A computed fold for a 105-nucleotide RNA from a Geminicoccaceae bacterium, annotated as TPP riboswitch aptamer (THI element). Lineage of the source: Bacteria > Pseudomonadati > Pseudomonadota > Geminicoccales > Geminicoccaceae. The prediction has a mean pLDDT of 77. The model forms 96% of the base pairs in the Rfam consensus. It matches the Rfam family "TPP riboswitch aptamer (THI element)". About the family: Vitamin B(1) in its active form thiamin pyrophosphate (TPP) is an essential coenzyme that is synthesised by coupling of pyrimidine and thiazole moieties in bacteria.

RNA sequence: UUCGUCUCAACGGGGUGUCCGGAGAUUUCCGGACUGAGAGGCUUGGCCAACCCGUGGAACCUGAUCCGGAUCAUACCGGCGUAGGGAAUUGGGAUGAUCGCUUGC
Numbered sequence: 001u002u003c004g005u006c007u008c009a010a011c012g013g014g015g016u017g018u019c020c021g022g023a024g025a026u027u028u029c030c031g032g033a034c035u036g037a038g039a040g041g042c043u044u045g046g047c048c049a050a051c052c053c054g055u056g057g058a059a060c061c062u063g064a065u066c067c068g069g070a071u072c073a074u075a076c077c078g079g080c081g082u083a084g085g086g087a088a089u090u091g092g093g094a095u096g097a098u099c100g101c102u103u104g105c
Base pairs, nucleotide, nucleotide: 002097003096004095005094006093007092008091009090010089011054012053013052014051017034018033019032020031021030022029023028040048041047042046060085061084062083066079067078068077069076
């Protein structure tokens, strides 16, 4: 000097589903179960918290009231998916590699 990894802060993006039992009655509340990083709190909106993701972008959205399988049930798993979109960031610290210069042996 350049690059990688980890981490912190700021900024930006994002989701919060399904089922069972009870109460109540189509909204809702309480308890429990499933998957997951995350299924939270106050609430009309919206805000806050945790968590994940930030272009090397499957975080997340669309297609999708999709297809196959499993399940009590679900965006549960797989496909679709080299699809179409998606935040188009900054700085600090630690560490490793690399380059240059200087000094000593």